[in-house]
Context: one part of a larger RNA
């Protein structure tokens, strides 16, 4: 001297763009943060009909997006590679198909049980539910010939036999055509697994280790594998630091220094973990699932005491802790996702606004004149010095803030056959007009280091101090004053990094 997610004093006028719970991953009132399709089904209810509401079934979405770092020193991450071991809803090409049957069960009706939360029986129905044949381009499998290839196992192709294997309707007058829906191939997008290397401290942690490490055969998985099994052998890490303990989410990248390096990972981007603690699974293309189940704990609520409910490490807000970190705002107007054929619903994501000099940057507190140098303040050798062109007067300008108008632009795009019709929360250029120097400066320091010194008070007392050092009667180094120096909406201190 740079820097900070700062905090603390004093002092504060505007704007812009950032950023703003680092501590108790403590507990949480309350509102909202995930819904959407009647152009899948059928009840009900309004309506004369169009046409619209409702709960209910199905369908797709809820594994996205947000949020936080608590565990993890390797099942993470980073760089580079591999899969002859492997998945992939929506999306996009290609290619081929959509034929016939049947059982349910929600809603719904009738009877019920309960303080609620919810739930029992009894009957009846629907479909893009759900189940059965069939046909079958093809896939799959298992033999057979053949052809090319590689990496031990094997991998792509062609013929030809054998088995096993699919579908669903909407809309409309009208579908091979619009939206779907079945099977194959390939792309695209996202992921699993595996390698080789790189990644903290500690040896005052020296041995670890029994599914441990390979083998043969199983089961398991989308997929390999001791991932599980059962047998069989006795291995396997380790001074190139094994195990144990302590610490830590990683990388892009911040800061900092010429640089080599050290320190750090907030905010933004990828990655990875968790979602009250602990453990498990259904579903599903995808979870072992933040606002989904179940068990089990702790904890707080409701009870009619029998039972039941609940999870802010979403967005706001609360309380406690603690030096210390914000509104229980507005809007879906753009971006973006979910859903629908659309209209369009839903989105605390976002996108705006509030608060906080918390951080960078801008701009402002006004210009010119103005002394025979007022007044007052401090100093004096009393003669004067000096605050000081400062003020005060004149003349003037009119930035910013203020009060009004204004209205580009951030809007694309949606309806419509078309003429045209409409979509801004918020923010807001030019420009006009009112007004009139008015509203707008502190804060550290002056003993050296270090830029800037007088009196006066104090008397090793009161106090300062970052290091040396001050102060015990003339203190440039304590308090005060005037002076000044440095920086200026800031200035100092603390704290930590280099």
């Nucleotide at each position: 001297g740079a820097a900070u997610g700062a905090a603390c004093g004093u002092u504060g006028g505007c704007g812009g763009c950032g950023u703003g719970g680092a501590u108790u991953a403590g507990g949480c009132c309350u509102g909202c943060a995930a819904g959407u399709c009647g152009g899948a089904c059928g009840c009900c209810c309004c309506g004369c009909a169009a046409g619209g509401g409702g709960a209910g079934u199905g369908g797709c979405g809820c594994a996205a997006g947000g949020g936080u770092g608590a565990g993890u020193a390797a099942g993470g991450c980073g760089a580079c590679g591999g899969c002859a071991a492997c998945c992939u809803a929506c999306c996009c090409c290609c290619g081929g198909g959509c034929c016939g049957g049947g059982c349910a069960u929600a809603g719904c009706c009738g009877c019920g049980g309960g303080a609620a939360a919810c739930u029992g029986c009894g009957g009846g129905u629907a479909a893009u539910u759900c189940c059965c044949g069939g046909c079958g381009c093809c896939c799959u499998c298992c033999g057979g010939a053949u052809c090319g290839g590689g990496c031990a196992u094997c991998c792509g192709g062609u013929c030809g036999g054998g088995a096993g294997g699919a579908a669903a309707g909407g809309u409309g007058c009208g579908a091979u055509u619009c939206c779907g829906c079945c099977c194959g191939g390939g792309g695209a997008c996202g992921g699993g697994c595996c390698g080789u290397c790189g990644u903290g401290g500690u040896a005052u942690u020296a041995g670890g280790u029994c599914g441990u490490u390979g083998g043969c055969g199983g089961g398991g998985u989308g997929a390999c594998g001791g991932c599980c099994c059962a047998c069989c052998a006795a291995g396997c890490c380790c001074g190139c630091g094994a195990u144990g303990c302590c610490u830590a989410c990683c990388g892009g990248g911040c800061g900092u220094g010429c640089g080599a390096g050290c320190g750090c990972g907030g905010c933004c981007c990828g990655g990875c973990a968790c979602a009250c603690u602990g453990g498990g699974a259904c579903u599903g293309a995808g979870a072992c699932a933040c606002u989904g189940c179940c068990c089990a704990g702790a904890c707080a609520c409701c009870u009619a005491c029998g039972g039941g409910u609940g999870g802010c490490u979403g967005c706001a807000g609360u309380c406690g802790a603690g030096a210390a970190u914000c509104u229980u705002c507005g809007g879906c107007a753009a971006u973006g996702g979910g859903c629908g054929c659309a209209a369009g619903c839903c989105u605390g994501a976002c996108c705006g606004a509030g608060c906080g000099a918390c951080g960078c940057c801008g701009c402002g507190u006004g210009g010119a004149g103005g002394a025979c140098g007022a007044a007052g303040g401090c100093c004096u050798u009393c003669g004067g010095g000096u605050u000081g062109u400062a003020a005060a007067c004149u003349c003037c300008u009119g930035u910013c803030g203020a009060g009004g108008g204004g209205g580009a632009g951030g809007a694309a795009g949606g309806c419509g056959c078309a003429a045209g019709c409409u979509u801004g929360a918020c923010c807001g250029a030019a420009c006009c007009c009112u007004g009139g120097a008015g509203g707008a400066a502190g804060c550290a320091c002056g003993g050296g280091c270090u830029a800037a010194g007088u009196u006066c008070g104090u008397g090793c007392c009161a106090g300062c101090a970052g290091c040396c050092g001050c102060g015990g009667u003339a203190a440039g180094a304590c308090g005060a004053a005037c002076c000044g120096u440095g920086c200026g909406a800031a200035c100092g201190u603390u704290a930590u990094u280099c």